[in-house]
Context: one part of a larger RNA
Molecule: small-subunit ribosomal RNA, 3' minor domain
Organism: Candidatus Wildermuthbacteria bacterium
RNA sequence: CACCGCCCGUCACGUUAAGCAAGCUGGGAAUAGCCGAAGGUCCGCCAUUAGGCGGAUUCAAGCUAGGCUCAGUGAGAGGAACGAAGUCGUAACAAGGCACGGGUAGCGGAAGCUGUCCGUGGAUCAC
Numbered sequence: 001c002a003c004c005g006c007c008c009g010u011c012a013c014g015u016u017a018a019g020c021a022a023g024c025u026g027g028g029a030a031u032a033g034c035c036g037a038a039g040g041u042c043c044g045c046c047a048u049u050a051g052g053c054g055g056a057u058u059c060a061a062g063c064u065a066g067g068c069u070c071a072g073u074g075a076g077a078g079g080a081a082c083g084a085a086g087u088c089g090u091a092a093c094a095a096g097g098c099a100c101g102g103g104u105a106g107c108g109g110a111a112g113c114u115g116u117c118c119g120u121g122g123a124u125c126a127c
Base pairs, nucleotide, nucleotide: 003096005093008089009088011086013083014082015081016080020076023073024072025071026070027069028068031065032064033063034062039058040057041056042055043054044053045052046051099120100119101118102117103116104115105114106113107112
């Protein structure tokens, strides 16, 4: 630097971080079913000295299934912050040229506009 002021949003460009997300990959704990070693327990038989044979049960690992959970990656989509300068308009700040703001609804490139209710954080005039 003082209205030749200040300032809002879309759009374009760049950078950054975070979240969402189809899918893909890996980990963890459990559940259900199947199978089931050795050992333990129980039962039967033989022997009756050690024991042997058979059965049941318990049970590690394994297999199958659908889920849960954690992490990585991730097509894609939407916003955010910042940036010297850029595009479109000019919404707000003065009565900012339609007073502004809040709730709500509709509409619109964008700031926004319109309806309705409320507030004064409104100037002016009048009472």